RNA sequence: GGGCUGGUAGUCCAACGGCAAGACGCCACGUUCGCAUCGUGGAGACUUCGGGUUCAAAUCCCGACCAGUCCA
Repeated sequence: GGGCUGGUAGUCCAACGGCAAGACGCCACGUUCGCAUCGUGGAGACUUCGGGUUCAAAUCCCGACCAGUCCA
C1' cells in the first nucleotide's frame, strides 16, 4: 500500500429498513445476626464520525477514523 471482517451501555453480545433485546456489572428493596447466594424492581447506549438514499437508517450507499486478519 491492497483485500476481507468488525465498531451498539462500564464489559460482552443481539437486532427481516419501522419501539435498540439479553447477560455480567451498578443501584434499591426483600431474604440473612451480617456478608454472599437467590428473588423482585430500577438506572444506564440519540448505535465511532461526516455526508447520501428513503415517509422512515444501528441496518442500504460513499468517505474518514480505529481495531482484527490476510496478501505484498
Transfer RNA from Candidatus Acidifodinimicrobium mancum, 72 nucleotides, folded computationally. Rfam family: tRNA. Rfam's curators write: Transfer RNA (tRNA) molecules are approximately 80 nucleotides in length. Its mean pLDDT, the model's own confidence on a scale to 100, is 84.